[in-house]
Overview: This is a predicted structure of a 311-nucleotide part of an RNA (large-subunit ribosomal RNA, domain IV) from Tetrahymena thermophila. The prediction has a mean pLDDT of 85. Lineage of the source: Eukaryota > Intramacronucleata > Hymenostomatida > Tetrahymenina > Tetrahymena. Rfam family: Bacterial large subunit ribosomal RNA.
Context: one part of a larger RNA
RNA sequence: AAGUAUUGAAGGAACUAGGCAAAAUAACCCUGUAACUUUGGGAGAAAGGGGGCUUUUAAGCAACUGAAAAGAGAGAGUAGCGACUGUUUAAUAAAAACAUAAGAUUUUGCAAAAUUUAAAUAUGAUGUAUAAAAUCUGACACCUGCCCGGUGCUGCAAGGUGAAUCUAUUUUAGUUAACGCUGAAAUAUUAAACCCCAGUAAACGGCGGCCGUAACCCUGACGGUCCUAAGGUAGCAAAAUUCCUUGGCGGGUAAGUUCCGUCCUGCAUGAAUGGUGUAACGACUGCUCUGCUGUCUCCAAUACUUGCUCU
Numbered sequence: 001a002a003g004u005a006u007u008g009a010a011g012g013a014a015c016u017a018g019g020c021a022a023a024a025u026a027a028c029c030c031u032g033u034a035a036c037u038u039u040g041g042g043a044g045a046a047a048g049g050g051g052g053c054u055u056u057u058a059a060g061c062a063a064c065u066g067a068a069a070a071g072a073g074a075g076a077g078u079a080g081c082g083a084c085u086g087u088u089u090a091a092u093a094a095a096a097a098c099a100u101a102a103g104a105u106u107u108u109g110c111a112a113a114a115u116u117u118a119a120a121u122a123u124g125a126u127g128u129a130u131a132a133a134a135u136c137u138g139a140c141a142c143c144u145g146c147c148c149g150g151u152g153c154u155g156c157a158a159g160g161u162g163a164a165u166c167u168a169u170u171u172u173a174g175u176u177a178a179c180g181c182u183g184a185a186a187u188a189u190u191a192a193a194c195c196c197c198a199g200u201a202a203a204c205g206g207c208g209g210c211c212g213u214a215a216c217c218c219u220g221a222c223g224g225u226c227c228u229a230a231g232g233u234a235g236c237a238a239a240a241u242u243c244c245u246u247g248g249c250g251g252g253u254a255a256g257u258u259c260c261g262u263c264c265u266g267c268a269u270g271a272a273u274g275g276u277g278u279a280a281c282g283a284c285u286g287c288u289c290u291g292c293u294g295u296c297u298c299c300a301a302u303a304c305u306u307g308c309u310c311u
Base pairs, nucleotide, nucleotide: 001306002305003304004303005302006301007300008299010297011296014295019292028050029049030048031047036041038139074290075289076288077287078286079285080284081282082281086098087097102137103136104135105134106133107132108131114123115122140277141276142275143274145207146206147205150204151203152200153199154198155197159195160194161193167188168187169186170185171184172183173182174181175180208226209225210224211223212222235269236266247263248262249261250260251259
């Protein structure tokens, strides 16, 4: 000097990106327990109390001799995300990512669709639409608006376009004594597909400008006009989305770029690419409070181990 422990006056997060680390709480028994809630929970909520020893109750009750060491929730409030238990980057990420029950769409009638293979086979399944496969959303509650113009998918006995071969007909070249043989050209016939027409958005996706207007001002229910397939509905909103921005107002603090509530001027929210809520849950993330402390003000002491210096 470092490491590992132990202790610490007064203060008690002033430390720091952040209470990281440490301290604190702790088993058992008794009392008691809020908002909210899917009535199960929340809950060990919180907040309190107890134990040792002596005597009495006690002629009671229980047990049967039971060493040593070690070990055992911090709590509350609020917001975001994900319903939950679960899964994951073996060796830098455990999460808000994945999964999930549940919801929806599509395909498939069984020699099923789908998958596998060159084929045979095999899986699906010794199953049969309450089944199997694919895709999306992701408990629950309330809901899930408008657009089929584009792309995709599905349908479509008409019409248009649509290749080669075969076949038919016609013409023609070469060759042969002839029959024929070998070519060339034209026409007709001919599929899927595409066009056309229609349906389909819990398919991929999309969901506007400009100008004027009310008897103060402001605003614009209202009107005009252009464009569009249709012009964003219900909700929510400076948000895990807001550039300007530390937006405005309010709350909390002596002081708050974070946090909470509200507003809406949404650069660039929005409905299963799900929207908005939500009890419970979370080694998730933000903010606050109580307790607690060497994190700090500001360092000090002790023990052990290691290194170094001197001898």